[in-house]
RNA sequence: GCCGAUGUAGCUCAGUUGGUAGAGCAACUGUUUCGUAAAUAGUAGGUCACGAGUUCAAGUCUCGUCAUCGGCUCCA
Numbered sequence: 001g002c003c004g005a006u007g008u009a010g011c012u013c014a015g016u017u018g019g020u021a022g023a024g025c026a027a028c029u030g031u032u033u034c035g036u037a038a039a040u041a042g043u044a045g046g047u048c049a050c051g052a053g054u055u056c057a058a059g060u061c062u063c064g065u066c067a068u069c070g071g072c073u074c075c076a
Base pairs, nucleotide, nucleotide: 001072002071003070004069005068006067007066010025011024012023013022019056027043028042029041030040031039049065050064051063052062053061
């Protein structure tokens, strides 16, 4: 340099035909306990990597950029 995949909550990941952004774990609060753990009820947490385009409407479609991972190339 070329090709491909991935990027969504603190972590691991879903997200259907473009139509209200979710789960588990973690965190916080309550209940329970002498106390802790466990259990249980609840609360909070989002620039959907960044920018632009299409559309009434974009996590989802198109283009560019960045980051991570994998593959190819490199020789005289």
Model confidence (mean pLDDT): 80 of 100. A computed fold for a 76-nucleotide RNA from a Herpetosiphonaceae bacterium, annotated as transfer RNA. It was read from a public genome assembly. It matches the Rfam family "tRNA". About the family: Transfer RNA (tRNA) molecules are approximately 80 nucleotides in length. Its family is annotated with triplet codon-amino acid adaptor activity in the Gene Ontology.